[in-house]
Context: one part of a larger RNA
């Protein structure tokens, strides 16, 4: 100087407390361990691995296994020889591959002999190739402490020196934020602000948006509403999207050292960081990644490379994590009615009509989209029914019959109909999330994607309860103290 303490003081955080909803019990989904297996490819391991890499394993992917093949190689450059490229058909085979066969002669230069470019085939060797090892050799990227308020430097001063001071102290703040004091005076990386979105408003711009008029049709409560078409020297409003304004403790009162600041108030759409996001200091964990990529060294080279078929990654006495659906009446069922937002679309989204109980199929309009489509949001409201039961709760499992995607749904896809109708009556010890448009509940869009979502990332709808307080648990910051630790 640090680190540590079941030392002290002060302070903070959904850390506790106060509340709300869960997990732990059930079934299923998914990841992991273990076991099994020819293989169940590899990585991730307390927090910070375990719906994680994987934004999507039937083949492919694929790295694993079995079998069948290749050896200058599936891929790159150079050299030699032949042939334009390319293309049709057949045979063997699981395919890779092997054999046979048809058409075709192009482009540039030319002394018409030939040469060259691209591409294909054969050959020689230089080489290729490796998801082989080492993340404890590295780059890059990332997690974490932690959006915690800290981490340092120059000069000066003090100390023999390590080092100290500044950065401590009195207040204050979300903040090393600011003020005051002070052998310190300044500065840098962080904090904050500058960036994006939302909330108010002005202005500019009105098509595909909005509004108004007219015409036609429909409905009934008979003067309105809706739909379609059309017009507008309509752009007030909604909205779209550019540029501005606006919030700064600016104003008032009080407290305070007359300071910084704090408390209350006014005005205001918004008030004291307005809310949310992006942004992550010096460093810690030899943290993670050699399987994104890149790369040193080591290793393989008729194989640890490469091609193909099939299988596996989907196994299943069991254990754990994360979720979904429930156990019901604040509910289930049937009928009718209402209101979104973000987004996506041409090998696509698919209106409408017809067929089908349905998944879906057929015909077929519009739209590269503020125009058309996905797109009926659901919870909600109204009416009827069920009457507390393993039920009209719950839907696992299984049987049959189908639909779709795709060469192909046996291993191993999703969905539909009919039948079947398991466990489960609110969950031990323990444990998690959340402070406001949040939790909880409800649906919806997208990426990946031929197909496949209970996962993920967004979006809106309905919309709470509680916080006395800081004694305790956990984590962190500052000062101080002890130490046989570094």
């Nucleotide at each position: 100087u640090g680190a540590c303490g079941g030392g002290g003081a002060c302070c903070c955080g959904c850390a506790c407390a106060a509340g709300c909803g869960g997990u732990g019990g059930a079934a299923c989904a998914u990841g992991u361990g273990g076991u099994u297996u020819a293989a169940u490819u590899c990585g991730a391991a307390g927090c910070a691995a375990c719906g994680c890499g994987a934004a999507g394993a039937a083949c492919c992917u694929u790295a694993c296994c079995a079998g069948g093949g290749c050896u200058u190689g599936a891929c790159a450059u150079c050299c030699c020889g032949a042939g334009a490229a390319c293309u049709u058909u057949c045979c063997a085979g699981a395919g890779a591959u092997g054999g046979a066969u048809u058409g075709g002669u192009g482009c540039c230069c030319u002394u018409c002999g030939g040469g060259g470019a691209a591409c294909u085939c054969g050959g020689u060797g230089a080489c290729a190739g490796g998801u082989g090892g080492u993340g404890c050799a590295c780059g890059g990227u990332u997690g974490u402490c932690g959006u915690c308020a800290g981490c340092u430097c120059g000069u000066g001063u003090c100390g023999u020196g390590a080092g100290a001071u500044g950065u401590u102290g009195g207040g204050u703040u979300a903040a090393g934020u600011c003020c005051c004091g002070c052998a310190a005076c300044g500065a840098g990386c962080g904090c904050a602000a500058c960036c994006c979105a939302c909330g108010u408003u002005g202005u500019u711009a009105g098509u595909u948006g909005c509004c108004u008029g007219c015409a036609a049709g429909a409905a009934c409560c008979u003067g309105u509403u809706c739909u379609u078409g059309u017009a507008g020297u309509g752009c007030u409003c909604u909205c779209u999207a550019g540029c501005g304004a606006g919030a700064c403790u600016g104003c008032c009162g009080g407290u305070g050292a007359u300071a910084a600041a704090c408390c209350g108030g006014a005005g205001g759409a918004a008030g004291g960081u307005g809310u949310g996001g992006a942004c992550g200091a010096c460093g810690u964990c030899a943290a993670a990644u050699c399987a994104u990529c890149a790369u040193g060294c080591c290793c393989c080279u008729u194989a640890u490379g490469u091609c193909c078929u099939g299988g596996g990654c989907u196994a299943c006495a069991c254990a754990c994590g994360u979720g979904u659906u429930a156990c019901a009446a604040u509910g289930g069922g049937u009928a009718g009615g209402a209101c979104a937002a973000c987004g996506a679309g041409c090998a696509g989204c698919c209106a409408g009509c017809c067929a089908g109980c349905g998944a879906u199929g057929g015909c077929g309009a519009g739209c590269a989209a503020a125009u058309c489509u996905c797109u009926u949001a659901a919870a909600c409201c109204u009416a009827c029914u069920c009457c507390c039961a393993g039920u009209u709760c719950g839907g696992a499992u299984c049987g049959c019959a189908g639909u779709c995607u795709g060469c192909a749904a046996c291993u191993c896809g999703a969905c539909u109909g009919c039948g079947u109708g398991a466990a489960g009556u609110c969950g031990g010890a323990a444990u998690c999330g959340c402070u406001a448009g949040u939790a909880a509940c409800c649906g919806u869009a997208g990426a990946u994607c031929a197909g496949c979502a209970c996962g993920c990332u967004g979006c809106g709808g309905u919309g709470a309860a509680u916080a006395c307080g800081u004694u305790c648990c956990c984590g962190g910051g500052u000062c101080u103290u002890g130490u046989a630790c570094a």